[in-house]
RNA sequence: AGCCUGCGACCGCUGAAUCCGCAUCCUGCGGAACCGGGGACCCACUCAGUCCCACCGGGGCGAAUGAUCGGCCCUCCGAUCUAGGACAGCUUCACGUCCGAGCCCGUCAGCUAACCCGGUAAGCGGUAUGAAGCGAGGAG
Repeated sequence: AGCCUGCGACCGCUGAAUCCGCAUCCUGCGGAACCGGGGACCCACUCAGUCCCACCGGGGCGAAUGAUCGGCCCUCCGAUCUAGGACAGCUUCACGUCCGAGCCCGUCAGCUAACCCGGUAAGCGGUAUGAAGCGAGGAG
């Protein structure tokens, strides 16, 4: 000098997932802020008859929907796209790089004022692409 690993601080990214107070060594309680769900009138949906098909409920969070093709074949895996989404204050445009998952309720829920009930995680990165406009803070 370089490399690897661990810890801490700081600055950031996805996301609602942050801040404050009181307590305290088991840890909890409360508030603000943000987020989600349930829940009237009105509106929407519907009712009756006939025919055909099927035996597959329905719903919520989230950007995460859908299509085609292939495979040990039919649980599942993979490929290419795609609705949609993200990328250092915010918006738009351009360029580029990515994501396009997962989970929950339990036969039940359209919207929805009052009202009611919940969440406050998890996972990553380390000098950032340019232009126009808007806005905020700090220093002098």